[in-house]
RNA sequence: CUCAUCCAGAGGGGCAGAGGGAACGGCCCGUUGAAGCCCCGGCAACCCUCCCGCCGGUCUCGCGUCCGAAGCGAGGUCCCCGGUCGGGGAAGGUGCCAAUUCCGUCCUGCGGCGAGAGCCGCCGCGGGGAAGAUGAG
Numbered sequence: 001c002u003c004a005u006c007c008a009g010a011g012g013g014g015c016a017g018a019g020g021g022a023a024c025g026g027c028c029c030g031u032u033g034a035a036g037c038c039c040c041g042g043c044a045a046c047c048c049u050c051c052c053g054c055c056g057g058u059c060u061c062g063c064g065u066c067c068g069a070a071g072c073g074a075g076g077u078c079c080c081c082g083g084u085c086g087g088g089g090a091a092g093g094u095g096c097c098a099a100u101u102c103c104g105u106c107c108u109g110c111g112g113c114g115a116g117a118g119c120c121g122c123c124g125c126g127g128g129g130a131a132g133a134u135g136a137g
Stems, first nucleotide, its partner, number of pairs: 001137006011040005019029003023105004041097003046093002048089002051087003054083004058076006101131001106128009
């Protein structure tokens, strides 16, 4: 830098001793013990792996054509190759185990409120983005 995912899931102990939830705002967590380190356990299924289904390659026939090729249609498919939409596994490489990535931040749709039609502001619900995290390349 590119792609995918981020409303699911999963915590105990020891050391330590005041912070932590990326930033900012909010709101939370924390001396009934934060960060960090170690041990054990767990979750998940990105990489990985196996099987089934499916699709394609492939094979046969027909159409097509002067002959072919391309293309189209129908059918077969034990084995082999590729894809990965769905289902299974968890040994290994990562990751993760408060709160949706805790919520918001920029743009936007709808509804409500503000003397409120428009502009604007606030509140609620939704869509997209930014940023971030993790994995694979």
SAM riboswitch aptamer (S box leader) from Streptomyces spiramenti, 137 nucleotides, folded computationally.
Its mean pLDDT, the model's own confidence on a scale to 100, is 79.
It matches the Rfam family "SAM riboswitch aptamer (S box leader)". Rfam links the family to the GO term regulation of gene expression.